[in-house]
RNA sequence: CGGUGGGCUAGGCCGGGGGGUUCGGCGUCCCCUGUAACCCGAAACCGUCGAUAUGCGGGGGCCGAAGCCGAGGGAAGGCCCGUCCGACGGAAAAUCACAGUCCGGUCCGGUCUCGUAGAGUCCCCGUCCCGAGGGGUCGGCGGUCACGGUUGGGACAUCUGGAGGGAUGUCCCGCCGUGUUUGCCGGGGGGACCGGCCCAGGCCCGGAAGGGAGCAGGCUUACCCCGGACGACCGGCGCUCUCGGGGGUUCGGGGAGGAGAGGCCGGACCGGACUGCUUUCCGUUCGGACGGGUCGACCCGAGGCGUGCCCACCA
Numbered sequence: 001c002g003g004u005g006g007g008c009u010a011g012g013c014c015g016g017g018g019g020g021u022u023c024g025g026c027g028u029c030c031c032c033u034g035u036a037a038c039c040c041g042a043a044a045c046c047g048u049c050g051a052u053a054u055g056c057g058g059g060g061g062c063c064g065a066a067g068c069c070g071a072g073g074g075a076a077g078g079c080c081c082g083u084c085c086g087a088c089g090g091a092a093a094a095u096c097a098c099a100g101u102c103c104g105g106u107c108c109g110g111u112c113u114c115g116u117a118g119a120g121u122c123c124c125c126g127u128c129c130c131g132a133g134g135g136g137u138c139g140g141c142g143g144u145c146a147c148g149g150u151u152g153g154g155a156c157a158u159c160u161g162g163a164g165g166g167a168u169g170u171c172c173c174g175c176c177g178u179g180u181u182u183g184c185c186g187g188g189g190g191g192a193c194c195g196g197c198c199c200a201g202g203c204c205c206g207g208a209a210g211g212g213a214g215c216a217g218g219c220u221u222a223c224c225c226c227g228g229a230c231g232a233c234c235g236g237c238g239c240u241c242u243c244g245g246g247g248g249u250u251c252g253g254g255g256a257g258g259a260g261a262g263g264c265c266g267g268a269c270c271g272g273a274c275u276g277c278u279u280u281c282c283g284u285u286c287g288g289a290c291g292g293g294u295c296g297a298c299c300c301g302a303g304g305c306g307u308g309c310c311c312a313c314c315a
Base pairs, nucleotide, nucleotide: 002314003313004312005311006310007309008308011063012062013061014060015033016032017031018030019029023050024049025048026047027046038059039058040057041056067305068304069303072300073299074298077295078294079293080292081291082290083289084288085287086286087284088283089282090281091280092279093278098276099275100274101273102272103271104270105269106268107267108266109265110264111263112262113261114260121256122255123254124253125252126251128246129245130244131243132242133241134240135239136237137236138235139234140233141231142230145179146178147177148176149175150174152173153172154171155170156169157168158167159166160165184228185227186226187225188224189223195220196219197218198217203212204211205210
């Protein structure tokens, strides 16, 4: 220096892309595509980050000096732009000659209902609408920060012992206390072979004392759900009270007054609106054809970076 086998560590992998959204990146949404190949939780009034953005919080598995990056080429599939055609929508002009639909008025006929137990009409109040304020009620949102202690746990490093192990330091989580705050209280669940803690039995180290890993079972600090209290906060109302304004069609109440009022059906006449037909212009989360641009899963891949430490054996 090389090879084979074993152990370890740094590291690598457990997918990528297009659309939508966004000031922008990523995620939850839709779609395309690949692998032997992850799990749990929350997330559109959204979650998380800032061109060092290619998710956040909590866990797990595989490979292991393996590998990672990658110019360029091919390419599934999207997206954008332009032209043309169609469909749909809008506007304008023209025509009201024809056809259709609808509305209003006048007159005539028929029929029904109300009316001296008070019709039409007139006046006042309420009903209705808008705004402001108080109350009530319903809902949304939220779970602070600091200091000290720790006989609790975890990760890493150093030293040390004959094994199990022990000591010290740093960081993180939990718990307790105090203060502060709306940021508190109670209950339920708590995962995958694989979160954490306490771990009977059995197992491992040891002469013993003792210690270790840990299944069942129990618990709970991630996280989720339910209820209550609280409020730096945000909002709704077939509720109620007060004030201001508006409206007057119906309905209800009160007053004046004293004889008519209304609905429906049919016919005649008059007036009006819209649509179809024609022409022009404009538009589109629509469909199609053609042309151009852009992103690009996946495949090939020039080249670049890396290929470490310990032990045994062989040459």